A computed fold for a 75-nucleotide RNA from a mouse gut metagenome, annotated as c-di-GMP-I riboswitch aptamer. Model confidence (mean pLDDT): 90 of 100.
[in-house]
RNA sequence: GCAAACCGCCGGAAACGGCGGGGCGCAAAGCCAGGGGGCUAAGGCGCGUCCGCGCUAUGCCGGCCCGGUUGCUGA
Numbered sequence: 001g002c003a004a005a006c007c008g009c010c011g012g013a014a015a016c017g018g019c020g021g022g023g024c025g026c027a028a029a030g031c032c033a034g035g036g037g038g039c040u041a042a043g044g045c046g047c048g049u050c051c052g053c054g055c056u057a058u059g060c061c062g063g064c065c066c067g068g069u070u071g072c073u074g075a
Base pairs, nucleotide, nucleotide: 001026002025006021007020008019009018010017011016024063030069031068032067034066035065036064037061038060039059043056044055045054046053047052
C1' cells in the first nucleotide's frame, strides 16, 4: 500500500462485480482472460414420472496456477 470472511446498498438469471463499513491475509493480494483449472447456466439443445433433470459459455474467478507487463525494497 492493498483488503478476506461477514454486514448494508446497487447491478446481474446466476456465478460474480461496484460502493460503504470491516480486516483474514498478501512484498506485487497492482494491471492483463494468452494457456491451464474452477464457478454459474440466462439463452440454446436433449430428456422427463411435468415444470423438473442433464449438457453447453458467448458470462464469471487475476486472493487457483502458468505467463505477460508495471511498481516497491536494496542484504